[in-house]
Molecule: c-di-GMP-I riboswitch aptamer
Organism: Acidobacteriota bacterium
């Protein structure tokens, strides 16, 4: 340094659900809350799912999801 990932240390994130708020919607943000997570940090690049619209019903357009799977990129700790 790379792989790897412990009933290690110090920390971190936060599903469902509830409240507020924004959005036609998927969903976002803030607060509460913890099912989980070693990238559950970041990037919609490929696939996928979801929403709205259009359609000649083959699909197409515009969005959302990074906690669906790959990929890219950065990073804390150090037992085996």
């Nucleotide at each position: 340094u790379u792989c790897c990932g412990a009933u290690a240390a110090g920390g971190g994130c936060a599903a469902a659900c509830c409240c507020g708020u924004c959005g036609u919607g998927a969903g976002g943000c803030g607060g509460g809350g913890a099912c989980g997570c070693a990238a559950a940090g970041c990037c919609a690049c490929g696939g996928g799912u979801c929403a709205g619209g259009a359609g000649u019903c083959g699909u197409c357009c515009u969005g959302a999801c990074a906690g669906c799977c790959g990929g890219g990129u950065u990073a804390c700790c150090g037992a085996a």